[in-house]
RNA sequence: UCUAGACUUAGCUAAAUUACCUGUGAGGGUAAGACAGAAAGCCACGGGUCUUUUCUCAUAAAGACAGCCGAGCUGCAUCA
Numbered sequence: 001u002c003u004a005g006a007c008u009u010a011g012c013u014a015a016a017u018u019a020c021c022u023g024u025g026a027g028g029g030u031a032a033g034a035c036a037g038a039a040a041g042c043c044a045c046g047g048g049u050c051u052u053u054u055c056u057c058a059u060a061a062a063g064a065c066a067g068c069c070g071a072g073c074u075g076c077a078u079c080a
Stems, first nucleotide, its partner, number of pairs: 003080001004078001012037002017032006035067001041073002045070003048065006
């Protein structure tokens, strides 16, 4: 430096739920909590799900979700 990220060790993140704040809403933030995760780090590019508005329906537009899937970028202890 590259590959691997299994064993081992030490760490990391934080589901549901609860409280408060915020948003028309999906949802988001903080604190508690710990289901789970080897990228559960980043990212809305492609799908997908959800929300709002329009509309008879359809359609369309604007949003949300990265812990739904794929793609892209980046990264760790450490045996070999």
Predicted 3D model of an 80-nucleotide RNA (c-di-GMP-I riboswitch aptamer) from Sulfurovum sp. The organism belongs to Sulfurovum, within Bacteria. Rfam family: c-di-GMP-I riboswitch aptamer. From the family's description: GEMM was predicted in a large-scale screen for bacterial structured RNA regulatory elements.